The prediction has a mean pLDDT of 81. This is a predicted structure of a 74-nucleotide RNA (transfer RNA) from a bacterium.

RNA sequence: GGGCGAUUAGCUCAUUUGGUUAGAGCGCGUCAUUGACAUUGACGAGGUGACAAGUUCGAAUCUUGUAUCGCCCA
Numbered sequence: 001g002g003g004c005g006a007u008u009a010g011c012u013c014a015u016u017u018g019g020u021u022a023g024a025g026c027g028c029g030u031c032a033u034u035g036a037c038a039u040u041g042a043c044g045a046g047g048u049g050a051c052a053a054g055u056u057c058g059a060a061u062c063u064u065g066u067a068u069c070g071c072c073c074a
Stems, first nucleotide, its partner, number of pairs: 001073007010026004019057001028044005050066005
């Protein structure tokens, strides 16, 4: 330098062909339970979906560019 893949909550990951205001587990907070802790139960917070632009009535999803990471080739 070229090719391919990945980027979604604090962490690990879903999201079935573009269609409701994007979900789970763990973690976190509050409450209940305990002498206390743990466990368990209930409720809750937490996402500009890496960044920018384009296509579309509508984009996490399609297209282009940029950034970072991984693999392969030279």